The prediction has a mean pLDDT of 84. The RNA shown here (c-di-GMP-I riboswitch aptamer) has 82 nucleotides and comes from Oceanobacillus salinisoli. The source organism's lineage runs through Bacteria, Bacillati, Bacillota, Bacilli and Oceanobacillus.
[in-house]
């Protein structure tokens, strides 16, 4: 270097809820707190979903917004074992 695991060691991140906050909203940010996770680290380039503020309109619709803990993909890391 590749290829496998998370049984071992040493770690490591944190779901749902709770308070606060920012936001039409989905949803973000911080504390707490802990479902789960071998990349649950990083990136919105695609598809997938999710809001709908503004446009448009009787509804219906629609992303430029939003999710990496939805899927593929890039990039980077610890370790065991071949």
């Nucleotide at each position: 270097a590749u290829u496998u695991g998370a049984a071992a060691a040493a770690g490591g991140c944190a779901a749902a809820u709770c308070u606060a906050u920012c936001g039409a909203a989905a949803g973000g940010u911080a504390g707490a707190g802990a479902c789960g996770c071998a990349a649950a680290g990083c990136u919105a380039c695609a598809g997938g979903c999710c809001u709908a503020a503004g446009g448009a309109g009787a509804a219906a619709c629609u992303a430029u917004g939003g999710u990496g803990g939805c899927u593929g993909a890039g990039c980077u890391g610890c370790u065991g074992a071949a």
Its Rfam family is "c-di-GMP-I riboswitch aptamer". About the family: GEMM was predicted in a large-scale screen for bacterial structured RNA regulatory elements. Genes associated with GEMM are involved in a diverse array of functions, including chemotaxis regulation, signal transduction, secretion and chitin.